[in-house]
Context: one part of a larger RNA
RNA sequence: UGACGGGGGCCCGCACAAGCGGUGGAGCAUGUGGUUUAAUUCGAUGCAACGCGCAGAACCUUACCUGGGCUUAAACUGCGACGGACGACCCUAGAAACAGGGUUUUCCCUUGGGGACCGUCAUAGAGGUGCUGCAUGGCUGUCGUCAGCUCGUGUCGUGAGAUGUUGGGUUAAGUCCCGCAACGAGCGCAACCCUUGCCCUGUGUUAUACGUGUCACAGGGGACUGCCGGUAUAAAGCCGGAGGAAGGUGGGGAUGACGUCAAGUCAUCAUGGCCUUUAUAUCCAGGGCUACACACACGCUACAAUGGCCGGUACAAUGGGUUGCCAAGCCGCGAGGCGGAGCCAAUCCUCCAAAGCCGGUCUCAGUUCGGAUUGUAGGCUGCAACCCGCCUGCAUGAAGUCGGAGUUGCUAGUAACCGCAGGACAGCUAUACUGCGGUGAAUACGUUCCCGGGGAU
Numbered sequence: 001u002g003a004c005g006g007g008g009g010c011c012c013g014c015a016c017a018a019g020c021g022g023u024g025g026a027g028c029a030u031g032u033g034g035u036u037u038a039a040u041u042c043g044a045u046g047c048a049a050c051g052c053g054c055a056g057a058a059c060c061u062u063a064c065c066u067g068g069g070c071u072u073a074a075a076c077u078g079c080g081a082c083g084g085a086c087g088a089c090c091c092u093a094g095a096a097a098c099a100g101g102g103u104u105u106u107c108c109c110u111u112g113g114g115g116a117c118c119g120u121c122a123u124a125g126a127g128g129u130g131c132u133g134c135a136u137g138g139c140u141g142u143c144g145u146c147a148g149c150u151c152g153u154g155u156c157g158u159g160a161g162a163u164g165u166u167g168g169g170u171u172a173a174g175u176c177c178c179g180c181a182a183c184g185a186g187c188g189c190a191a192c193c194c195u196u197g198c199c200c201u202g203u204g205u206u207a208u209a210c211g212u213g214u215c216a217c218a219g220g221g222g223a224c225u226g227c228c229g230g231u232a233u234a235a236a237g238c239c240g241g242a243g244g245a246a247g248g249u250g251g252g253g254a255u256g257a258c259g260u261c262a263a264g265u266c267a268u269c270a271u272g273g274c275c276u277u278u279a280u281a282u283c284c285a286g287g288g289c290u291a292c293a294c295a296c297a298c299g300c301u302a303c304a305a306u307g308g309c310c311g312g313u314a315c316a317a318u319g320g321g322u323u324g325c326c327a328a329g330c331c332g333c334g335a336g337g338c339g340g341a342g343c344c345a346a347u348c349c350u351c352c353a354a355a356g357c358c359g360g361u362c363u364c365a366g367u368u369c370g371g372a373u374u375g376u377a378g379g380c381u382g383c384a385a386c387c388c389g390c391c392u393g394c395a396u397g398a399a400g401u402c403g404g405a406g407u408u409g410c411u412a413g414u415a416a417c418c419g420c421a422g423g424a425c426a427g428c429u430a431u432a433c434u435g436c437g438g439u440g441a442a443u444a445c446g447u448u449c450c451c452g453g454g455g456a457u
Base pairs, nucleotide, nucleotide: 007457010454011453012452013451015447016446019410020409021408022407023406026301027300028299030297031296032295033294034292035291042053043052064287065286066285067284068283069282077124078123080121081120082119083118084117087104088103089102090101091100092099107114108113127276128275130274131273132272136270137269138265139264140263141261143259148187149186150185151184152183153182154163155162156161167178168177169176193253194252195251196250198221199220200219201218202217203216204215224247227241228240229239230238231237303403307362308361309360310359311358312357313356320349321348324343325342329338330337331336369400374395375394376393377392378391379390380389416439417438418437419436420435421434422433
C1' cells in the first nucleotide's frame, strides 16, 4: 500500500422482511453425471457448466465405431514433360465408393500453336475437428451498469508512499454543494443515440362510404426542479402542490471504466511450437451420437368445479412468404387429398388467436379429472422413417388427490394466466429460444438478521 476477520460504525441491491406464483413428490421432454458399448465424437463443471456450443443428429450434418477403397493423388496451390477435348451414354461384378471394358464427340486459330479440362511421369508440398486456451490474437463470461480507476504540477515524508479521491451534507451516481495544501485534468456516471407515451405541421396509396378523423411516413414542439408553498440556507438538495398526456433519470433498450478469475474458446476463425504423412489425411456403406439398475439440473402436463366436455358468439400485435404463402369449392370422421383464384405484399394469404362472454351437462368419484403406456388402421415429408420422424382415427387408460428438509422468480401493465408469430429447417423430437399482443393482481412496517457490493476506520 493492499487483501482478509464468525472486529465495530455508515450506505445500497427482490439481499432479507411483506406478498404472489413456482420448484423439490408424479408422468413425460431435454441436458449432464454415471454405467454400458465396437462407438455411445468433442468441448462447457460453484456462483459465472448442466433446454449450454446445437437458430433444429433418419442419410448428409459427423468430428466417433465397423467394414470396403485410395496414396504426389485427393476438396485445394504452383512449375515442367508427354498424351488426350472436357464430357455424355452403355455393359460387368459390387452395399456404395470405386474397379474393369465398350461407343461417341473439338473452343479459339495467323494452321505454328494457344486456352480450359483429363490421364501418366517428375517435383515443391497439400491435408489434420491431432496436442498445448498454462505459448497467443480475436471474441466472450464474471464481479457489475457496481461507482469506481487514474494522471500532471505543487506540497508533505529519508523512503515505500500520502495528499488530491479524506471531512460535513446530498444523490441512482467520485451526482452536486460547502470546507480543506492543494490546483487542475482524463477514463467511467449523466447527457448526446434508438424506441414508446401527448400535441402540431406537411404528404398521402394499397388505409378511408365522406373528411379537419384513424393510420402510415417525414419534420418539429413538449419536462427544465421551469413555477408556488414548506424545510434547509453558504449552496445544492428534500417534502408537498399547481398546471400538464407525461414530474423530478417519465417507461424500455443500446451503451459495460482500470482491472479480477493463467475464467472460457487452438472444434467459428486466425496463429507459434510439437506430432502425423500408404495415415492422426481422404472417399464410401452400415451403425453410433437416440443405449439405461441409477443420480442431478432447466422445463412441460397434471392432480380438477375459479373446473372438464358440448353448442353459440367477440376482440389483437409482432412477424413471414415465388423451390414460397395458399383462398373459394369438392372428397375424407380426421391427419390430409383434389383444386386452382390472389399475392414478389398497408392490396392477397397464413393467422384473425386463446383465455373471455352466453346457454347446456357432469356433482366430488381416481371420476365425463389426468393423460403416460400399449395395440391397430391410416396420413405427410423425404432415395430412404427398422435402429430413429411428426401427425390423425379407434381402442387401452398408468402414476398422480397439491408435494419433506430445502430452494427459486418477481415491485406494475410487473408477477400470474392465455394464446400468436419467427428463425434455422425437406420433415421433425420445440414442452426450447427470440419476439408479440390479450386478461391483469398482492405487498414493501422496515434494515435486526442471511447473501452480494461500495466508502471510511
Description:
The prediction has a mean pLDDT of 81. Predicted 3D model of a 457-nucleotide part of an RNA (small-subunit ribosomal RNA, 3' major domain) from an uncultured prokaryote. The full RNA is in RNAcentral, with records from ENA.